[in-house]
Molecule: transfer RNA
Organism: marine sediment metagenome
RNA sequence: GGGCGGUUAGCUCAACUGGUAGAGCAACUCGUUUACACCGAGUAGGUUGUAGGUUCGAGUCCUAUACCGCCCACCA
Numbered sequence: 001g002g003g004c005g006g007u008u009a010g011c012u013c014a015a016c017u018g019g020u021a022g023a024g025c026a027a028c029u030c031g032u033u034u035a036c037a038c039c040g041a042g043u044a045g046g047u048u049g050u051a052g053g054u055u056c057g058a059g060u061c062c063u064a065u066a067c068c069g070c071c072c073a074c075c076a
Base pairs, nucleotide, nucleotide: 001072002071003070004069005068006067007066010025011024012023013022019056027043028042029041030040031039049065050064051063052062053061
């Protein structure tokens, strides 16, 4: 330098053909307990890496760019 994959909640990951962003764990509240844990019920938590574009509508399509991983090439 080239190619491929990845970036979404605190963490690990989903999200169909573009049509209201979700699950598990964690956190918090309530129940239970003398209390804690376990268990049950519930609540909150998101600028989908960043910046633009297309579209009535973008996590999804297009462009640029940052970071991480893998492969190839080049230089010494």